A computed fold for a 526-nucleotide part of an RNA from a Saprospiraceae bacterium, annotated as small-subunit ribosomal RNA, 5' domain. It matches the Rfam family "Bacterial small subunit ribosomal RNA". The source organism's lineage runs through Bacteria, Pseudomonadati, Bacteroidota, Saprospirales and Saprospiraceae.
Context: one part of a larger RNA
RNA sequence: GGAUGAACGCUAGCGGGAGGCCUAAUACAUGCAAGUCGAACGGCAGCGGGUGUAGCAAUACAUGCCGGCGAGUGGCGCACGGGUGAGUAACGCGUACGCAACCUACCCCCUACCGGGGAAUACCCACGGGAAACUGUGAAUAAUUCCGUAUGAGGUUGAGUGGCCGCAUGGUGGCUUUACCAAAGUCUCCGGGCGGUAGGGGAUGGGCGUGCGUCUGAUUAGGUAGUUGGUAGGGUAACGGCCUACCAAGCCUGCGAUCAGUAGGGGGCGUGAGAGCGUGGCCCCCCACACGGGUACUGAGACACGGACCCGACUCCUACGGGAGGCAGCAGUAAGGAAUAUUGGUCAAUGGAGGAAACUCUGAACCAGCCAUCCCGCGUGCAGGACGAAGGCCCUCUGGGUUGUAAACUGCUUUUAACAGGAAAGAAACGAGUGGACUUGUCCGCUCCUGACGGUACCUGUGGAAUAAGCACCGGCUAACUCCGUGCCAGCAGCCGCGGUAAUACGGAGGGUGCAAGCGUUAUCC
Numbered sequence: 001g002g003a004u005g006a007a008c009g010c011u012a013g014c015g016g017g018a019g020g021c022c023u024a025a026u027a028c029a030u031g032c033a034a035g036u037c038g039a040a041c042g043g044c045a046g047c048g049g050g051u052g053u054a055g056c057a058a059u060a061c062a063u064g065c066c067g068g069c070g071a072g073u074g075g076c077g078c079a080c081g082g083g084u085g086a087g088u089a090a091c092g093c094g095u096a097c098g099c100a101a102c103c104u105a106c107c108c109c110c111u112a113c114c115g116g117g118g119a120a121u122a123c124c125c126a127c128g129g130g131a132a133a134c135u136g137u138g139a140a141u142a143a144u145u146c147c148g149u150a151u152g153a154g155g156u157u158g159a160g161u162g163g164c165c166g167c168a169u170g171g172u173g174g175c176u177u178u179a180c181c182a183a184a185g186u187c188u189c190c191g192g193g194c195g196g197u198a199g200g201g202g203a204u205g206g207g208c209g210u211g212c213g214u215c216u217g218a219u220u221a222g223g224u225a226g227u228u229g230g231u232a233g234g235g236u237a238a239c240g241g242c243c244u245a246c247c248a249a250g251c252c253u254g255c256g257a258u259c260a261g262u263a264g265g266g267g268g269c270g271u272g273a274g275a276g277c278g279u280g281g282c283c284c285c286c287c288a289c290a291c292g293g294g295u296a297c298u299g300a301g302a303c304a305c306g307g308a309c310c311c312g313a314c315u316c317c318u319a320c321g322g323g324a325g326g327c328a329g330c331a332g333u334a335a336g337g338a339a340u341a342u343u344g345g346u347c348a349a350u351g352g353a354g355g356a357a358a359c360u361c362u363g364a365a366c367c368a369g370c371c372a373u374c375c376c377g378c379g380u381g382c383a384g385g386a387c388g389a390a391g392g393c394c395c396u397c398u399g400g401g402u403u404g405u406a407a408a409c410u411g412c413u414u415u416u417a418a419c420a421g422g423a424a425a426g427a428a429a430c431g432a433g434u435g436g437a438c439u440u441g442u443c444c445g446c447u448c449c450u451g452a453c454g455g456u457a458c459c460u461g462u463g464g465a466a467u468a469a470g471c472a473c474c475g476g477c478u479a480a481c482u483c484c485g486u487g488c489c490a491g492c493a494g495c496c497g498c499g500g501u502a503a504u505a506c507g508g509a510g511g512g513u514g515c516a517a518g519c520g521u522u523a524u525c526c
Stems, first nucleotide, its partner, number of pairs: 001526004006522005013378006019371002021336001026334003030331003035076003040073002043069002047067003050063005083289003092214008102206002107202007115149001117147003125138005154181003158177004163172003185194003215261003222252003227249008264286004268279004291312005314325004342368001344367003350364001351362004381412004391403005418462005426453001431448008470515005475496003481510005491498002
């Protein structure tokens, strides 16, 4: 000198963009953050409508009849998105390869099929238990729920046969044969649409293996029994001591094993001419975690942040028998700390889940609020004006110097601020209407509908210099000097050093220098 997720002191006009618990992975009140589908199903608690009965009416009752729909069954989603950095020195990450050892819901392409039966169960009903959380028994019932069965192009398993290929184990497709394996409906304008089953391929996402790279300590030198290898089996989507039994005695290590400390890794970021050094906040990719620890279930996918079970610590409720909970989601609270924000708005856009769609949900996201925390931009006026006014300060003091064209005064401008008026882009899709094309439910065209931000940005007008300057420093380094006070005192200080009676170094004043809505200080890195 540069830099910062900064803090502190003094000061503070505006706008744009960005950033904002670095500490206690401490504890959490409250609200919200993952639902959706009635075009899968039985139904009808509530709402609106219709109909019926009674009534002049208001209204009451009945009725799933319609729109819809609480609770329930079923499907898909909840493994994404969002947070954090505790752990991890590791194939965790980065990079480059490999899998002839693997999986992949939804999506795309292709092929084939969807026949006929049965059963259970929730909601509801009846009767119970419990303070609650919740739960028991009985009866009845539906489905795209569950279970047999038919068919088997096909797939898998075993056997036989023969082809091609390779990279060692081997891969691939053909034929014959053995055993096993499917399915679900719903809507319809009756054309079909959306689904279902089996198989092949693709895409996407993942799993596994390997070479190389990846902090400090030798005042850590030996470490290791599933340890290293083999055989057989189990397990997995898959290879493998991954697990088990048996057999052998191996395996790692001075090219640093083991142990200890520290740490999420990378793209990047800061600095530097570079080499390098330091760093990993925001954004993106990967990993790990979700009160501490463990376990599996469901599922295409989890060993699952807002799922389950167990142990533990803590908090809460209780009728003392027993129960409930997990903000490292968004806000917010307490605590810790030098220190870090609103219990805001909207789904308008982008994206996600479900749905045929309308649409619903979405603290993702987009916006707004707070903070000079950073970067950038703008302003606090411009021109003229000497009797160089007054005042201040200084001096060699009737005078001069300086503050200083500075002020006053004259003319001008109006950014910004204030007020008034106008006023966006972000929105085109979906959907609706309409026209056209054809393969008749798809595409194309036109019109309409939809904005949280926001009456915001922006534009115009009105009056008026009006609304707007501080901070640090002035001994040398280092740019900027005098007076007064003080008298080794009070104090200053980054280093050298100042202060003991004329201190440009302390305190104040005048003046000056530097930066400027900031300026200094502290901390850290180069």